[in-house]
RNA sequence: ACUUAUUCUCAGGGCAGGGUGAAAUUCCCGACCGGCGGUGAUUCCGCGUCAGCGGAAAGCCCGCGAGCGCCUGUCUCCGGACAGGGUCAGCAGAUCCGGUGAGAUUCCGGGGCCGACGGUUAGAGUCCGGAUGGAAGAGGAUAAGG
Repeated sequence: ACUUAUUCUCAGGGCAGGGUGAAAUUCCCGACCGGCGGUGAUUCCGCGUCAGCGGAAAGCCCGCGAGCGCCUGUCUCCGGACAGGGUCAGCAGAUCCGGUGAGAUUCCGGGGCCGACGGUUAGAGUCCGGAUGGAAGAGGAUAAGG
């Protein structure tokens, strides 16, 4: 270092300023944000004995996640509530143009677009709530194995 098991820790950001209004961080102008794994010609950073080694880089390319829904079960005052289910179909998403190049939806430049559910004096990616939750995963510890 690898495999398996157990276990621990960690694991999401954001409406400045203004307009209308009785009321809006919800509408309008404008502002701001970008989870996890993969890919990443190549680029960047660090180290170097100059062979190479280590690390980082996509919201809209591929896949995943919580939520809703759906399915199953139990209960029910028939409104629904609770528990379980990913060998779950769905909600559920969104990218173009130019440049370089053999090669880029990933680099560089420019423009565009997207964002669960419930709540709300008025419609929410950004406020409040489920959530001191769960989780894609990341890192560590211990044990065993050839």
A computed fold for a 146-nucleotide RNA from Imhoffiella purpurea, annotated as FMN riboswitch aptamer (RFN element). The coordinates come from a structure-prediction model, not an experiment, and the mean pLDDT is 77. Taxonomically the source falls in Imhoffiella (Bacteria, Pseudomonadati, Chromatiales, Chromatiaceae).